[in-house]
């Protein structure tokens, strides 16, 4: 210092959330010491017990008791407690309820005040009385305590005297002050007021005044929370006299008079809440906090009261009233830890019923001393802060384990460890051992003189035998705890499998989790880590420093004006504001800086700064601001000018619509996507004439005027307003702004009354539609229109407040001026485009600012709930206007990007349509696939891109499945031990076979009692698996799609994401080209290279050819030979828009052009760019990870993949005459053949057999059919069509029953051209005929893959259907339109509003009743007097009582709201 979170990515708004520092903490795990802080934040809840305030005999009386004498009496000594008396208890210690206030805090003031005990001065102390506590005697009483007799002192009280510089009244004279008035000094007057004594005789206390110190009272200024959903409060009120009271001022209190006093700069109410120094945070400015320390206030069970007293309304005093506990003999008493300790209690949670007064203080006391839970210490707890330590060096086979891993081994825990040598802080043991100690008090000495002061010596330490020091002993006695997906330093493996958990925010887990749980390791801290709450940062996210408002949240509809803010030029006073300079505080602690002290810190501690304030004062005068004067630019006012749909009234006018009434005239008219409802033969519409009505104002008409906005339009006219130019003539800052306040204010609605022609909410009909309470249609009420009244909202929008100034151009327009020649130009107000600079997140704005300033109001702080609710106010209603929370999500949101999509557009393409031809769907079999069945019916492939796919061959095998029988190192493969005997081959028994088991024969190599090799068995490593995940993968494969695209380098451009290039004009089959061009190259696609074919040339010439020559046969390149020709198969050429016309710039099209075998890519293959679909396949293979291991592995027999009510997909064969059928004639290619293909022969109707030549192939075999020609049949379910079914065979093979093919008789079923709908195909294609090949013993092949025979029809043409491509446009999508997303209703759960009421707080006010208490009056009582009892009055706590407001709980029922993977019903929004 920022950083993660909204997007596909991007910028920017915005809110969540993190990192840091703190805490009187509290919990969780752990814990070796030591020092210094700290410790009920809840219940001001209740409180056993014990302590916290007492001391003075030098005031006073004077006893228990005790000693010494004595036999006692009694003397004498010492006297404790209690009583009177003084002083103290108002300090010290607690809390923090109450208080929002002169309560703190700050600065003043008091000429309006007090002050014990101290200092300092002057003075003074004289005389007299009478009591009363105690003691003592009695009496009541449970107790607590009360009563009465008798006696008694005092520094206790009372009378007198004396009295000043005291008070009080009248006067004078000085000074002073802001003023009321004070101070001094001094005359007169009668008047009132003092005192105490003890005594070691040295003091020491008394009394009076005055000053000083202290402490304190009172009043001012400022300054100190939240709520306007609190807007008005006030009768002692406010004020003024006169009293009264008080230390003192004051309505503090009382009579009387006046009517005022606060308040928007918040009265008044409410709610909260002790205030400061400081503390923490923070750059600061601020914000939050106020416990430990200090200052201050309040408080002492709760409410009042006063009494004592300098000092109190008194925490450990008093009375009263309460509410509690608590004794009681029930008559009556007693209490008040918010003091130390300690107990309950509540809490998440805070300590010891502890030691001294040694030391600092305080209190009495002359002193000693006493008291002292103030205080200093110790206990207690890691609660904070700060320090030490848990060793430190060497040591590698980098050991053993553990963990991981690419696993014959490497890595990592780890120089760690073990060893070895070293320390010794801690510890442990033993030993010394403190500073805090000065006073003070005995004894001595000295100077002064019975005491002060100095010294000298004795004595006084809780803590504490503590810190601290030394020595011996040994590494010896001492590490967790949180983290490890990013923020955020730190990875692996195991287990789990949207589970069980985690998570501060994003977000982790549905079998490979670095996110859960364990383990290794790591990382950060460390005696402590971590959670958790809370504060301040981060947050410029309330912006004073330092924000915003077109579109993100946010300018008030508009104006006009109050208050308030700000205000033009000049000149002068003045000095409040500002700025200097000085003075005065601004308490100490605390912060900061430099030193000190505890071995260091932490802490303590000197000195200095600081404490940004606030008050006084002396100066300055630019600026403000208050006074005066003056100016004209700001405003205004005159005068001309000239413009408008500006307002208002009133009158008028025409076209249209409908209506009536007439004419004329005949079936329709209307409407609509197509109808239909409606009108219409009782004559509509349609046409023509009269009348009437109401309503709005065509054309002009704009991009234009005009008005503050709302808003204004036919024409005349009356009134009214207004802004502009031009003149400078008049005022002379009279400006702006604008909370409150007041007017105006579209539609729509509401109140009256009127009016209604057309239009039309509601509403009916008819329509669409799955419904259609809508869209569209045919009517039609209110309303739309007039008057007069309410109302107050709108996307009242430039989504843009209002003034003023300023700062570049260019057009263009209203309506004026001026200059001028008429063009034009130039200027004010206005109305509009465009572009700059600048701004702005972008799009934009840009002299009509979103710029650059200044002033003024209005508003905004995340979404949702909500513009809701509750209160108010307004309104006839409807609403309006002010306006929240609880509760939830970690987004909601602008702008722009690139894709996707759009029943958006624009241009192109393809058998995409259209044009054809022949097909699917209808029928039977064939095949696949659903389903269903089954013991199995093994398994994959499922829109296009599965379904004659895998499979290019399932009777056994195959085979994965099922049932049954077996084996477990195993069927197959391979190290090592061990034992055997060879394997092998032919035969035999049981058995379904698998496999057991019997005979018989039989090895090889070497270095030869033996061994190896191969074999069996037997142990051990291991093997195996068509088990699971194609969503862990490779590989290969389908598909957009042979579509024309898909990117890169550098520069441009944009904050960016991205664009550009790749658009744009043309052009092509193409992102092919070519032309423009902030692009300019280049890859990967495209074409082209490559193979088939199509022509020609050339070379070659068996097993192919055979023109020529020769031999030869019935007959045939048979056969010499031949190389020409067909042909093979090598290598070449050939086409390239090359020529030419015509169009074009070019590229390029065009031409029935030439020439050519072929012509514009000749045809055809093969070639599939960047990706897309988590497309498919773990079962072809391979392969990670899981799973099975006497089995989920193998082996064997059967059985099953072939089932069959059904549905679909792909095929075949047909329905017939372009045709069956029968006979006769032809003519391919391109393949295959030795377990083959098989000539010829023979047999058999025939599958086929039995002989049997050639040939491993350009040589021998397999061989075409449609066509051709002759002939039949004659529209029939047929001489079509062949399914099915008998029966008889044929081959193939261990074996055709579940289940093969083919033949032959015979049997002859549906089916007569196929609904909606839907496939191919564009030429040697479609169609149609046949042929052959793999697989394969054979075969369900009608399939697949090739090959040839024969051989067509159409293409106007891109509107539409389907795909696709470039270009733009919108978008709320991005898993991308199979997207997204709205309300209802049902379900759960959460918080709130209302709501018969119902149950509390707390404050006020009526009235009734009133304690103690002070004050007033008071008797015939007491009292020598002061006084005092009594009884009456006022006035109050407190109680009862009433009605109200205010609030806060609960309450059947109810409202809407909010959240919540997979419910309803629709589709309202985002593509018009």
């Nucleotide at each position: 210092a920022g950083a993660g979170u909204u997007u596909g990515a991007u910028c920017c708004u915005g809110g969540c959330u993190c990192a840091g520092g703190a805490u009187g903490a509290a919990c969780g795990c752990u814990a070796g010491c030591g020092g210094c802080a700290g410790g009920c934040c809840u219940a001001a809840c209740a409180c056993a017990u014990g302590c916290a305030a007492g001391u003075c005999g030098a005031g006073g009386g004077g006893u228990a008791u005790g000693g010494u004498a004595g036999c006692a009496a009694u003397a004498c000594c010492a006297g404790a407690g209690a009583c009177c008396g003084g002083c103290g208890c108002a300090c010290g210690g607690g809390u923090g309820c109450g208080u929002a206030a002169c309560g703190c805090g700050u600065a003043u003031g008091c000429a309006a005040c007090c002050u014990a005990c101290c200092u300092a001065u002057c003075a003074c102390a004289c005389g007299a009385g009478g009591a009363u506590a105690g003691c003592u005697c009695c009496c009541g009483g449970a107790a607590a305590c009360g009563g009465g007799g008798a006696u008694u002192a005092a520094u206790a009280c009372u009378c007198g005297a004396u009295g000043g510089c005291g008070c009080a009244u009248a006067g004078a004279u000085u000074a002073c002050g802001c003023a009321u008035g004070u101070a001094a000094u001094u005359u007169a007057u009668a008047g009132c007021u003092a005192a105490a004594g003890c005594u070691g005789a040295g003091g020491u206390g008394g009394u009076g005044a005055u000053a000083g110190a202290u402490g304190g009272g009172c009043a001012u200024g400022c300054g100190u929370g939240c709520c306007a959903u609190u807007a008005g409060c006030u009768a002692g009120u406010u004020g003024g006299u006169g009293a009264g009271g008080u230390a003192a001022c004051g309505g503090c209190u009382c009579g009387c008079c006046a009517a005022g006093g606060c308040u928007a700069c918040g009265a008044u109410g409410g709610c909260u809440a002790g205030g400061g120094g400081u503390u923490c945070u923070g750059c600061a400015a601020g914000g939050a906090a106020u416990g430990u320390c200090c200052c201050c206030c309040a408080c002492a069970c709760u409410g009042g009261u006063a009494c004592u007293g300098a000092g109190a309304c008194a925490c450990g005093g008093a009375c009263c009233a309460g509410a509690c506990u608590c004794c009681u003999a029930c008559g009556g008493g007693a209490g008040g830890c918010a003091g130390c300790a300690g107990u309950g209690a509540g809490g998440a949670a805070u300590a010891u019923u502890g030691g001294u007064c040694a030391a600092u203080g305080g209190g009495c006391g002359c002193g000693a001393g006493c008291c002292u839970g103030a205080a200093c210490c110790a206990g207690c707890c890691a609660u904070g802060c700060c320090g030490c330590g848990u060793g430190c060096a060497g040591g590698a086979u980098u050991a053993a384990g553990g963990c991981c891993c690419u696993a014959u081994g490497g890595g990592u825990c780890g120089u760690a460890a073990a060893c070895u040598g070293c320390u010794u802080u801690u510890g442990a043991a033993u030993g010394g051992g403190a500073a805090u100690a000065a006073u003070g008090u005995g004894a001595g000495g000295c100077a002064c003189g019975u005491g002060u002061g100095c010294u000298u010596u004795a004595u006084u330490g809780c803590a504490g035998g503590u810190a601290c020091c030394a020595u011996u002993c040994g590494a010896a006695u001492a590490a967790g705890g949180a983290u490890c997906g990013g923020c955020u330093a730190a990875c692996u493996c195991c287990g789990u499998g949207c589970c069980a958990g985690c998570a501060g925010c994003c977000g982790c887990g549905g079998u490979a989790a670095u996110a859960c749980g364990g383990a290794g390791g790591a990382u950060c801290c460390g005696a402590g880590c971590g959670u958790u709450a809370u504060c301040c940062g981060g947050a410029u996210u309330u912006a004073u420093u330092a924000g915003g408002u077109u579109u993100a949240a946010a300018g008030g509809g508009u104006a006009c004006g109050u208050a308030g803010g700000c205000u033009g030029c000049u000149a002068u006073g003045u000095a409040a504001g500002u700025c200097a300079g000085g003075g005065g505080u601004g308490a100490a602690a605390u912060a900061c800086a430099c030193g000190g002290g505890c071995u260091u810190a932490a802490c303590c501690u000197g000195u200095g700064u600081g404490c940004u304030g606030c008050c006084c004062u002396u100066g300055a005068u630019a600026c403000u601001g208050c006074g005066u004067g003056g100016c004209u630019a700001g405003a205004g006012u005159u005068g001309u000018u000239a413009c408008g749909g500006g307002g208002c009234a009133a009158g008028c006018g025409g076209a249209a619509u409908g209506u009536g009434c007439g004419g004329a005239g005949u079936a329709g008219c209307g409407g609509u996507g197509a109808a239909a409802u409606g009108c219409a033969u009782a004559g509509a519409u349609a046409c023509c004439g009269c009348a009437c009505a109401g309503a709005a104002c065509a054309c002009c008409g704009a991009u234009a005027g005009c008005g503050a906005a709302g808003g204004c339009a036919g024409c005349u006219u009356g009134c009214c307003a207004g802004a502009u130019a031009c003149a400078c003539a008049c005022u002379g800052a009279c400006g702006c702004u604008g909370a409150g306040g007041u007017a105006c204010g579209a539609a729509a609605g509401c109140g009256u009354g009127g009016g209604u022609a057309g239009c039309g909410a509601a509403c009916a009909g008819g329509a669409u539609u799955a419904g259609a309470u809508a869209c569209c249609c045919u009517g039609g009420u209110a309303g739309u229109c007039c008057a007069c009244g309410c109302c107050g909202u709108a996307a009242a929008c430039g989504a843009u407040g209002g003034u003023u100034a300023c700062u570049g151009g260019c057009c263009c327009u209203a309506u004026g001026c001026a200059a001028u020649a008429u063009a034009u130009c130039g200027u004010a107000u206005g109305g509009g485009g465009c572009u700059g600079a600048g701004c702005g997140a972008a799009a934009g704005c840009a002299u009509u600012a979103a710029g650059u300033a200044a002033c003024c109001c209005a508003c905004c702080u995340g979404g949702g709930g909500a513009g809701u609710a509750c209160g108010g106010c307004c309104g006839c209603a409807a609403g309006g206007c002010u306006g929240a929370a609880a509760c939830u999500c970690a987004a909601a949101g602008g702008a722009a990007u690139u894709g996707a999509c759009g029943g958006g557009g624009g241009c192109c393409c393809g058998c995409a349509c259209a044009a054809g031809c022949g097909g699917a769907g209808g029928a039977a079999c064939a095949u696949g696939u659903g389903g269903u069945u089954u013991a199995a019916u093994u398994c994959g492939a499922u829109g296009a891109u599965a379904c004659g796919c895998g499979a290019g061959g399932a009777a056994c095998c195959u085979u994965a499945c099922c049932c049954g029988g077996g084996c477990u190192u195993g069927a197959a493969a391979u190290g090592c031990g061990c034992a055997g005997g060879a394997u092998g081959u032919a035969g035999g028994u049981a058995g379904a076979g698998a496999u057991a088991u019997c005979u018989a024969u039989u090895c090889a190599c070497u270095u030869u009692u033996a061994g190896u090799g191969u074999c069996u068995g037997c142990g051990u490593g291991u093997a195996g698996g068509u088990g699971c995940u194609g969503c862990a993968u490779g590989g290969u494969u389908g598909u957009c799609g042979u579509c024309a695209g898909c990117u890169c380098g550098u520069g441009c451009c944009g904050u960016g994401a991205g664009g550009u290039g790749u658009c744009g004009g043309g052009u092509u089959a193409a992102g092919u080209c070519c032309c423009a061009u902030a692009a300019c190259g280049a890859g990967c696609g495209c074409a082209a290279c490559c193979c088939c074919u199509a022509c020609c040339g050339u070379u070659a010439g068996u097993u192919a050819c055979c023109a020529u020559c020769g031999g030869g046969u019935c007959a045939u390149g048979c056969c010499g030979g031949g190389g020409a020709c067909u042909c093979u198969a090598g290598c070449g050429g050939g086409a390239c828009u090359g020529c030419c016309g015509c169009c074009g710039u070019a590229a390029g099209g065009u031409g029935u052009g030439a020439g050519g075998a072929a012509g514009g890519u000749g045809g055809g293959g093969a070639u599939g760019a960047c990706g897309u679909c988590a497309a498919a396949u773990c079962a072809g293979c391979a392969c990670g990870g899981c799973c099975c291991u006497u089995a989920c592995g193998u082996c064997c027999g059967g059985g099953g993949c072939u089932a069959c009510a059904c549905a679909c997909g792909u095929g075949u064969u047909a329905c017939a005459a372009u045709g069956g059928c029968c006979g006769g004639u032809a003519c391919a290619g391109a393949g295959g053949g030795c377990a083959g293909c098989c000539a010829c022969c023979u047999g058999g109707u025939g599958a086929c057999a039995g002989g049997g030549c050639g040939c491993g192939a350009a040589u021998c075999c397999c061989g075409a059919a449609a066509a051709c020609c002759g002939g039949u049949c004659c529209a029939a379910g047929u001489u079509c069509g062949g399914a099915u079914u008998g029966g008889a065979g044929u081959c193939u093979g261990c074996a055709a029953c579940u289940c093969g093919a083919c033949u032959c008789c015979a049997u002859g079923a549906a089916g007569c051209u196929g609904g909606a709908u839907u496939c191919g195909c564009u030429a040697g294609u479609a169609a149609u005929c046949g042929c052959g090949c793999a697989u394969c013993a054979g075969c369900c092949a009608c399939g697949g893959c090739g090959c040839g025979g024969u051989g067509a029809a159409u293409a106007c043409g891109u509107u539409c259907c389907c795909g696709g491509g470039c270009c733009u446009u919108g978008u709320a999508c991005a898993c991308a339109c199979c997207g997204c997303c709205c309300g209802u209703c049902a379900a759960a759960c959460c918080a709130u509003g209302g709501g018969a009421g119902c149950c509390g707080g707390g404050g006020g006010u009526g009235c009734c009743u009133g304690a103690a208490g002070u004050c007033c009056g008071u008797a015939u009582c007491c009292g020598c007097a002061a006084g005092g009892u009594u009884c009456g009055g006022c006035c109050u706590a407190g109680g009862g009582u009433a009605a109200a407001a205010c609030u806060g709980g609960u309450g059947a029922c109810u409202g809407g709201g909010g959240u919540u993977a997979a419910g309803u019903c629709g589709u309202a929004a985002c593509a018009a």